[in-house]
RNA sequence: CGCCGAGUCACGUGGACGGAAAUCACGUGAGCGGGGGAACCAAGCAGUAGGGGCGAAUGGGGCGGUGUUCCGCCCUUAGCGGGAGUGGCAACCGAGCCGCGCUCGCGAGCCCGUCAGCUAACCCCGUAGGCGGCAGAGAGAGG
Repeated sequence: CGCCGAGUCACGUGGACGGAAAUCACGUGAGCGGGGGAACCAAGCAGUAGGGGCGAAUGGGGCGGUGUUCCGCCCUUAGCGGGAGUGGCAACCGAGCCGCGCUCGCGAGCCCGUCAGCUAACCCCGUAGGCGGCAGAGAGAGG
């Protein structure tokens, strides 16, 4: 300076010799995101063979470990994201919207705890983490 993602912004209190800023801790709001929760509708006793939530992250096939309910690897796929283009729309500027083909990637993981359809009022929770480019500084290895 950019990317994935809801994951941004403002303010207050406190500490640190003192002041400002930054950082740290604890909070309050706004914005964004998620869950629970009537009637009506849906469903139509229940189900340990549980059930459910966040997320794009679902389904199928092959090989191996060991003869698996388990593990690992590979291919593919619903779906998701980026890049350079291209056609149209919008347009004062900026920021954009839709389609097309090409290309590069992802296609995980976690949580609730026997319980939850939708759902107004109302209630609760989150506001992380990770990655790429450029420049600078330092350390180390090698030559």